[in-house]
RNA sequence: GGCCUAAUUCGGCGUGAACCGAAGCGGAGGACCCAUCUUGGGGCGCACCCUGUAUCCACAGGGGGGAGACUUCUCACUCCUAGCCCGUCAGCUAACUUCGCCGGCCUUGAGAGGA
Numbered sequence: 001g002g003c004c005u006a007a008u009u010c011g012g013c014g015u016g017a018a019c020c021g022a023a024g025c026g027g028a029g030g031a032c033c034c035a036u037c038u039u040g041g042g043g044c045g046c047a048c049c050c051u052g053u054a055u056c057c058a059c060a061g062g063g064g065g066g067a068g069a070c071u072u073c074u075c076a077c078u079c080c081u082a083g084c085c086c087g088u089c090a091g092c093u094a095a096c097u098u099c100g101c102c103g104g105c106c107u108u109g110a111g112a113g114g115a
Base pairs, nucleotide, nucleotide: 001106002105003104004103008023009022010021011020012019024101025100026099027098028097029096034091040089041086042085043084044083048063049062050061051060052059053058064081065080066079067078068077070114071113072112073111074110075109076108
């Protein structure tokens, strides 16, 4: 300097850290109407689905999803497909309520279009 991600910007504020506040961004809860009402179910996240073996340990196959650095699309290739939370409850959802702004990384090639 740049990339993934909501995970940024500004102020109090001064070197930094911590704290507080505002804006912005991203989630969750939460009516009417409609839908739903248990092999329990749901949420964040790309991180899931199906089939077979197996029988709760996993393995194999197929599909889907995410990343590959100015940007969009297509093709090929490589890698990833984790983790955590709620606790029998949660759909949608106006008003309203509430939470988060961490962390990681230095990156494949071709064609077409754009800036």

The RNA shown here (c-di-AMP riboswitch aptamer (ydaO/yuaA leader)) has 115 nucleotides and comes from a soil metagenome. The RNAcentral record of the sequence draws on MGnify.